[in-house]
Context: one part of a larger RNA
RNA sequence: GAUUGAACGCUGGCGGCAUGGCUAAAACAUGCAAGUCGCACGAGAAGCCCCUUCGGGGGUGGACAGUGGCGAAAGGGCGAGUAAUGCAAUCGUACGUACCCCAAGGUGGGGGAUAGCCGGUGGAAACGCCGAGUAAUACCCCAUGUGCUCUACGGAGGAAAGCUUCGGCGCCUCGGGAGCGGCGAUUGUCCUAUCAGGUUGUUGGUGAGGUAAAGGCUCACCAAGCCGAAGACGGGUAGCGGGUGUGAGAGCAUGACCCGCCGCAUCGGGACUGAGACACUGCCCGGACUCCUACGGGAGGCUGCAGUAACGAAUAUUCCGCAAUGGGCGAAAGCCUGACGGAGCAAUGCCGCGUGUAGGAUGAAUCGGCUUCGCCGUGUAAACUACUGUCAGGGUGUAGGAACACUGACCGCACCCAAAGGAAGGACCGGCUAAUUCCGUGCCAGCAGCCGCGGUAAUACGGAAGGUCCAAGCGUUAAUC
Numbered sequence: 001g002a003u004u005g006a007a008c009g010c011u012g013g014c015g016g017c018a019u020g021g022c023u024a025a026a027a028c029a030u031g032c033a034a035g036u037c038g039c040a041c042g043a044g045a046a047g048c049c050c051c052u053u054c055g056g057g058g059g060u061g062g063a064c065a066g067u068g069g070c071g072a073a074a075g076g077g078c079g080a081g082u083a084a085u086g087c088a089a090u091c092g093u094a095c096g097u098a099c100c101c102c103a104a105g106g107u108g109g110g111g112g113a114u115a116g117c118c119g120g121u122g123g124a125a126a127c128g129c130c131g132a133g134u135a136a137u138a139c140c141c142c143a144u145g146u147g148c149u150c151u152a153c154g155g156a157g158g159a160a161a162g163c164u165u166c167g168g169c170g171c172c173u174c175g176g177g178a179g180c181g182g183c184g185a186u187u188g189u190c191c192u193a194u195c196a197g198g199u200u201g202u203u204g205g206u207g208a209g210g211u212a213a214a215g216g217c218u219c220a221c222c223a224a225g226c227c228g229a230a231g232a233c234g235g236g237u238a239g240c241g242g243g244u245g246u247g248a249g250a251g252c253a254u255g256a257c258c259c260g261c262c263g264c265a266u267c268g269g270g271a272c273u274g275a276g277a278c279a280c281u282g283c284c285c286g287g288a289c290u291c292c293u294a295c296g297g298g299a300g301g302c303u304g305c306a307g308u309a310a311c312g313a314a315u316a317u318u319c320c321g322c323a324a325u326g327g328g329c330g331a332a333a334g335c336c337u338g339a340c341g342g343a344g345c346a347a348u349g350c351c352g353c354g355u356g357u358a359g360g361a362u363g364a365a366u367c368g369g370c371u372u373c374g375c376c377g378u379g380u381a382a383a384c385u386a387c388u389g390u391c392a393g394g395g396u397g398u399a400g401g402a403a404c405a406c407u408g409a410c411c412g413c414a415c416c417c418a419a420a421g422g423a424a425g426g427a428c429c430g431g432c433u434a435a436u437u438c439c440g441u442g443c444c445a446g447c448a449g450c451c452g453c454g455g456u457a458a459u460a461c462g463g464a465a466g467g468u469c470c471a472a473g474c475g476u477u478a479a480u481c
Base pairs, nucleotide, nucleotide: 001481002480003479004478006477007476008475009474010473013353014352015351016350017349018348019346020345021311027308028307030306031305032304035070036069037068040067041066047060048059049058050057051056077264078263079262086189087188088187089186090185091184092183093182095181096180097179100177101176102175104173105172106171107170108142109141110140111139118131119130120129121128122127148157149156150155162169163168190236191235192234197227198226199225202224203223204222205221206220207219208218209217239261240260241259242258243254244253245252246251266287267286268285269284270283289300290299291298292297317343319342320341321340325339326337327336328335329334356387357386358385359384367377368376369375370374391422393417394416395415396414397413398412400411401410425470426469427468428467429466430451431450432449436465437464438463439462440461446453447452
């Protein structure tokens, strides 16, 4: 000098765009953050209409719930762990892939249940239990099987679902694609030798199991290997990269915001479902913690958005909207979406604008300074005259963000009104370093980045006047180059 997710002190007008718990991956009240489909299915409350033997029945209607499908593995958060099971670059393959696209073939027949509902019943609750009975694109069987799988090449196995407003939408099998993913290799990837030896599924082989898939991934047997001063093993620290800061560069430092990858979801473990998870707002078990309880037993997980309390030098609203972009479901209308779009708060940063413009010397008054007792500074500064209308304030309108008929949370734009009015401070002035005098103090009080100032004439302390530098900021502290 540059920089910062900064903080602190003094000060503070406006706007745009960004950024905003770096500490306790410590604990969380409350609300919301993942639903959707009636064009898969049965049943069907209220309301309305009709009939009625007044018990009820039928039609319409469609709430709440249930079966079923898809989604919930994305999106969003955080950086604890991880020094390699990660990341980056470059290669490779023994593999998978719901939804989407292309192509081929098929979609025949039959069956038994079960939720909801109804009746009964247990429990404080959470939640159940028994009986009767019902539907499906839920479940099962038979058939067929282009292709598919296995094969000893003889053969064997093995699928489907309907709905419809008749337009269509689906379903099954297999092949190809796109995009995405799994796995492997090489090279690179912090400090420490006051860590020198480490290793027994360890290293390799044969066979088997397991997986979507290669493989000690697992197991049985066999061999005795494998790694290591080019640092194994151990210890410490740390998510990695694109990037970011600085620097002429080499480098050094760093990894907030945004993007990619990885890991995590109260701590530890486990599997289930599924195309995909060993699953943040799913399940089970164990631990800690909190809450409810009728003491028998239950419930919970903000490292989602807000918010609370705690910690800390320190970091925001329990806001508005699905109008846009995107995502899920749906044939669609649409519903959901704290993703997202916006608004609010904070000078936290960057950028822009303003706090007036022109004239104006009786060089006014005040104040201050020197005192050679008259000058000088403040100073065109003010007053005064003329003018302008940025921003803030008030009002009116609106073609833009809207594509795509509808649709704007919020923002933008134009015009009018008033009026110089509402808008300047901070640090510094001994040298480095731009800017000096007086008074007070008297090695005191104090200053200080370094050198150093202060003990009676202090340009260095404190005040004042004047000046210098920046400016809605200016300084200090911390940190990096």
Molecule: small-subunit ribosomal RNA, 5' domain
Organism: metagenome